The prediction has a mean pLDDT of 77.
Predicted 3D model of a 149-nucleotide RNA (glmS glucosamine-6-phosphate activated ribozyme aptamer).
It was read from a public genome assembly, where an Rfam model found it.
It matches the Rfam family "glmS glucosamine-6-phosphate activated ribozyme aptamer". On this family, see Winkler et al., Nature 2004: "Control of gene expression by a natural metabolite-responsive ribozyme".
RNA sequence: UUAUAUUAAUGAGCGCCAGACCAUUAAAUUGGUGACGAGGUUGAUAGUUAAUCGAAAAUUCGGCGGAUACUAUCACGGAAAUGCAAGUCGUUAGAUAUAUAACAAAAAAUAAAAUCAAAAUUAUAACAAAAUAUAUAUCAUGCAUAUAA
Numbered sequence: 001u002u003a004u005a006u007u008a009a010u011g012a013g014c015g016c017c018a019g020a021c022c023a024u025u026a027a028a029u030u031g032g033u034g035a036c037g038a039g040g041u042u043g044a045u046a047g048u049u050a051a052u053c054g055a056a057a058a059u060u061c062g063g064c065g066g067a068u069a070c071u072a073u074c075a076c077g078g079a080a081a082u083g084c085a086a087g088u089c090g091u092u093a094g095a096u097a098u099a100u101a102a103c104a105a106a107a108a109a110u111a112a113a114a115u116c117a118a119a120a121u122u123a124u125a126a127c128a129a130a131a132u133a134u135a136u137a138u139c140a141u142g143c144a145u146a147u148a149a
Stems, first nucleotide, its partner, number of pairs: 014065004019061001020033004036054003042075007076090003081145005094139008109124004
């Protein structure tokens, strides 16, 4: 270095750049910036949108593309004895409320190597909200069947 196997991690704030901004010992067909993490995907089709949450960020401006967001329909699947319908949810598969609990990175600073420089990289401390977890309370349709009293 290549191949194979196993394990782990990453994997849509993601990709790009005609504007804008920054840099220059190459002035150009140059180099660079252009979303900080948390959270998030049953499948198909269609539609809509600046797709949830917060941050000591504020060019995170502007634009293009994409996207796990939302809505509708259909299919599949889960759940309190069973079946069907309706509703609800999505494999950790019901809703609401209250209480409690846990969780980040960037920035700035310092240091390091590299660079003409801008910028980028690595290391070090801290801090969030929502989803979430736990507990409690309330709610959780109709019809039929089965079992028990």